[in-house]
RNA sequence: CUCAUCGAGACCGGCUGAGGGACUGGCCCAGCGACGCCGGGGCAACCACCGCAACCGCGGCAAGGUGCCAACUCCUGCGGAGACCGCGAGGUCUUCGAGAGAUGAG
Numbered sequence: 001c002u003c004a005u006c007g008a009g010a011c012c013g014g015c016u017g018a019g020g021g022a023c024u025g026g027c028c029c030a031g032c033g034a035c036g037c038c039g040g041g042g043c044a045a046c047c048a049c050c051g052c053a054a055c056c057g058c059g060g061c062a063a064g065g066u067g068c069c070a071a072c073u074c075c076u077g078c079g080g081a082g083a084c085c086g087c088g089a090g091g092u093c094u095u096c097g098a099g100a101g102a103u104g105a106g
Stems, first nucleotide, its partner, number of pairs: 001106006011040005019029003023077001025075002041069003046065002049060004073100001078097008
């Protein structure tokens, strides 16, 4: 850089000790010990592997390579559409797309 996916799922113990949830604004988590590291356990099924099929699809498996185990990627940011509120500036909600990010494969 390209492609695919991101509303599901899955926790215990030990160590440590103040921040953490990428960033913004929110809202959360956290000395009743979060985050992180280690061990074990688990979830899932991208790759691998097996089968079918024939066009890049369906099914299976979980021993291997990754990944993951608070909250939809926690929500949000930029743009379109719709509904409602407001005299108006504008606000709230829903939805679609983009962006950013994460994971895998190349």

This is a predicted structure of a 106-nucleotide RNA (SAM riboswitch aptamer (S box leader)) from a soil metagenome.
Its mean pLDDT, the model's own confidence on a scale to 100, is 86.
The model forms 97% of the base pairs in the Rfam consensus.